Small-subunit ribosomal RNA, 3' major domain from an uncultured soil bacterium, 475 nucleotides, folded computationally. RNAcentral holds the full RNA, with entries from Greengenes and SILVA.
Context: one part of a larger RNA
RNA sequence: UGACGGGGGUCCGCACAAGCGGUGGAACAUGUGGUUUAAUUCGACAAUACGCGAGGAACCUUACCUAGGUUUGACAUGCAUUUGACCGCUGUAGAAAUAUGGUUUUUCAAAUCUUUGAUUUGGACAGAUGCACAGGUGCUGCAUGGCUGUCGUCAGCUCGUGUCGUGAGAUGUUUGGUUGAGUCCUCUAACGAGCGCAACUCCUACCAUCAGUUGCCAUUUCGUAAGAAAGCACUCUGAUGGGACUGCCUAGGAAACUAGGAGGAAGGUGGGAACGACGUCAAGUCAUCAUGGUCCUUAUGUCUAGGGCAACACACGUGUUACAAUGGUCGGUACAAUGAGCUGCAAACCUGUAAAGGGAAGCUAAUCUUAUAAAGCCGAUCUUAGUUCGGAUUGGGGUCUGCAACUCGACCCCAUGAAGUUGAAAUCGCUAGUAAUCGCAUAUCAGAACGAUGCGGUGAAUACGUUCUCGGGCC
Numbered sequence: 001u002g003a004c005g006g007g008g009g010u011c012c013g014c015a016c017a018a019g020c021g022g023u024g025g026a027a028c029a030u031g032u033g034g035u036u037u038a039a040u041u042c043g044a045c046a047a048u049a050c051g052c053g054a055g056g057a058a059c060c061u062u063a064c065c066u067a068g069g070u071u072u073g074a075c076a077u078g079c080a081u082u083u084g085a086c087c088g089c090u091g092u093a094g095a096a097a098u099a100u101g102g103u104u105u106u107u108c109a110a111a112u113c114u115u116u117g118a119u120u121u122g123g124a125c126a127g128a129u130g131c132a133c134a135g136g137u138g139c140u141g142c143a144u145g146g147c148u149g150u151c152g153u154c155a156g157c158u159c160g161u162g163u164c165g166u167g168a169g170a171u172g173u174u175u176g177g178u179u180g181a182g183u184c185c186u187c188u189a190a191c192g193a194g195c196g197c198a199a200c201u202c203c204u205a206c207c208a209u210c211a212g213u214u215g216c217c218a219u220u221u222c223g224u225a226a227g228a229a230a231g232c233a234c235u236c237u238g239a240u241g242g243g244a245c246u247g248c249c250u251a252g253g254a255a256a257c258u259a260g261g262a263g264g265a266a267g268g269u270g271g272g273a274a275c276g277a278c279g280u281c282a283a284g285u286c287a288u289c290a291u292g293g294u295c296c297u298u299a300u301g302u303c304u305a306g307g308g309c310a311a312c313a314c315a316c317g318u319g320u321u322a323c324a325a326u327g328g329u330c331g332g333u334a335c336a337a338u339g340a341g342c343u344g345c346a347a348a349c350c351u352g353u354a355a356a357g358g359g360a361a362g363c364u365a366a367u368c369u370u371a372u373a374a375a376g377c378c379g380a381u382c383u384u385a386g387u388u389c390g391g392a393u394u395g396g397g398g399u400c401u402g403c404a405a406c407u408c409g410a411c412c413c414c415a416u417g418a419a420g421u422u423g424a425a426a427u428c429g430c431u432a433g434u435a436a437u438c439g440c441a442u443a444u445c446a447g448a449a450c451g452a453u454g455c456g457g458u459g460a461a462u463a464c465g466u467u468c469u470c471g472g473g474c475c
Base pairs, nucleotide, nucleotide: 008475009474010473011472012471013470015466016465019430020429021428022427023426026321027320028319029318030317031316032315033314034312035311042053043052064307065306066305067304068303069302070301073133077132078131079130080129081128082127083126084125088103089102090101091100092099093098106124107123108122109121110120111119112118113117135296136295138294139293140292144290145289146285147284148283149281151279156195157194158193159192160191161190162171163170164169176185177184201273202272203271204270206242207241208240209239210238211237212236215232216231219230220229221228222227245267248261249260250259251258252257323423327382328381329380330379331378332377333376339370340369341368344363345362349358350357351356389420394415395414396413397412398411399410400409436458437457438456439455440454441453442452
C1' cells in the first nucleotide's frame, strides 16, 4: 500500500423478508458422470461445466473403431525428365475405394521441308516418374494473437503539475449533504485532466407535417348482391420534425436536491435493447481461425465400406407431460403479432378415418401462400373413480423424406393402457404488462425439437422492513 476479520459505522442488490410459481418424488426427453465397449471421437467441471461448443450424428458430417486400399499423396506451388495420354463411355472382379480389359483419343504459334502432310522449337492443357515439399481435429490455452465467461452495468480505476513525507507513499478521490452513479453541491493543499457514469444510437408509448399502393373504407356514385369507381378523412405504413427539461406551483434546504401538486400520451433515468473502465481468476478456447515450439512423414497423412458417437445395474443437472372438476371429452363460435417463401410457399377442389396423396391457381410478396392462433366464450356430457384423469410401454397396419429409416428418423390409425393421488432434507426463478398461463413464427434443415431465438393473447399476488443469510461499494 493492499487483502482479510465470527471489528465498528454507513449504503445497495429478488440478498433476506412478504408473496406467486416451480425443482427435489413419477414417466419420458436431453446433457454429464460412471460402467461397458473394437470404438462408445474431443473439449467444458463451484459460483463462471452439465438442452454447453452442437442454430439440428441414418450415409455425409466424423475427428473414433474394424476391415480393405494408397504413398509427391484428397489439396498448393516450383524445378527436372518424359508422354499424348488422361478424362469420358463400357465389360469383368470387388462392400466400395480401386484394379484390370475394350473403345475413344488434345490444342495454339513460328520455322523448315519431299506443301494430302511430316519434322523441329516454344507455349497451353492433361497424365506419368523423380525431387523440393504437401498434410496432421497430433501435443502444449502454463509459449501466444484473436474471441469469450465472471466479479459487474458494480462505481469505480488512474494521470499531470503542486504540496506533504528521509522513503515506500499520501494528498487530489477525504468532510457535510445528495444521487441509480467519483451524480451534483459544499467544505477543502490542492488545481485540473483521462478511462468509466450519464448523454449521443436503436425499438416502444403521444402528436403534427409530407406521402397514399399492394394498405384503409367515413362519405358519394353504379350494382339485387359480390364487388367496382371516386376518395386518403380514419386505421396503417415510413420519412422528417415536435414533445419531458425538475420547465411551472407549494413546502423544506446555503446549494445540490428531496417530498407533494398541476398540466400532460408520457414525470423525475418514462419502459426496453445495444453499450462492459483499470483489472481478477496462469479462468475458457492450439477442435472456428491464426500462430511459436515440439512430434508423425509407406503414417499420428489420405481414400473407401461397415460400425460407433444412440450402449445401460446406477448417480446428478436442465426440461417436457402429468397426477385432474379453476378439469377431461364432444359440438358451435371470436380476437393477434413477429416472421418465412423460386432447389421455395402452395390455395380452391377431389380421394383417404388420418398422417398424407392427387391437383394445379396465385406469389420474387403490405397484393399470393404458409395460416384454422390457442387459452377465451356458448352449449352438452363425465361426478371424485387410478376414472371418459394420465399417457409411458408394447403389438399390428400405414404415410413422408431420402441411394438407403435394421442398428438409428418424424408422423398417422387401431389396439394396449405403466408409474403417478401434489412430492423428505434441501433448493430455484420472479417486483408489472413482470410472474404464471396460452398458442404462433423463425434459424439450423432432404428428413428429424419437449431445445434455442423471437412474437403476440390472457394476466396476478406481495414488498412491514434491513435484525439475520449471500454478494458488493465507501469510511

It matches the Rfam family "Bacterial small subunit ribosomal RNA". Rfam links the family to the GO terms structural constituent of ribosome and ribosome.